[in-house]
RNA sequence: UUGUCCCACGCGCCGAAGUUCGCCUAGAGGCGAGCGCGGGGGACCCACCGCAUGGGGUGAAGGGAGUCCGGCUCCCGGGGGAACCUUGCCCCCAACCCGUCAGCUAACCCCGCAGGCGUCAAGGAGUGGACCG
Numbered sequence: 001u002u003g004u005c006c007c008a009c010g011c012g013c014c015g016a017a018g019u020u021c022g023c024c025u026a027g028a029g030g031c032g033a034g035c036g037c038g039g040g041g042g043a044c045c046c047a048c049c050g051c052a053u054g055g056g057g058u059g060a061a062g063g064g065a066g067u068c069c070g071g072c073u074c075c076c077g078g079g080g081g082a083a084c085c086u087u088g089c090c091c092c093c094a095a096c097c098c099g100u101c102a103g104c105u106a107a108c109c110c111c112g113c114a115g116g117c118g119u120c121a122a123g124g125a126g127u128g129g130a131c132c133g
Stems, first nucleotide, its partner, number of pairs: 011118004018035007036113006046103001054101001055098004062076006077093005084124005
C1' cells in the first nucleotide's frame, strides 16, 4: 500500500417500520405519551348476483403452460441493484395471519412501525463544488 474478515461509532440504502418527550434499567433494552407513516374492518349509492370449487388479508413475493407429480423448465407479471430517467446485465418472487367471514364504503372501530444490507455498466437530463479568467 492492497485485499478479506470481525467489533465499535458515524453516515447511507431497501422497507410503513420514523421522530420527540417522560419514566424504568448497570447495560442491552422496556413501558407510556405526542407527532408522523403503513394497513385492515365497516353504510347509503354503485358494483356483483345460474351451479360448483371455501374465501380473504399483510407483503415485490403473483398469473399461465408443460412435465417423470419429487420438484424442475418455459412464458407473462412484480420487486431490488445508493438522488432522477433510459438501455443492457445481475439478483429475488419468501414468510405469516384471519378461520368459513370481509366488493366498494362517510361516520366509526381495530392493528403495525419489524427485519436486512454497504449496492453493476453505459448513456441522458439535472444539481452542487474547486481552480482559473
The RNA shown here (c-di-AMP riboswitch aptamer (ydaO/yuaA leader)) has 133 nucleotides and comes from a Bacillota bacterium. Lineage of the source: Bacteria > Bacillati > Bacillota. It matches the Rfam family "c-di-AMP riboswitch aptamer (ydaO/yuaA leader)". Gene Ontology terms of the family: cyclic-di-AMP binding and regulation of gene expression. Model confidence (mean pLDDT): 77 of 100.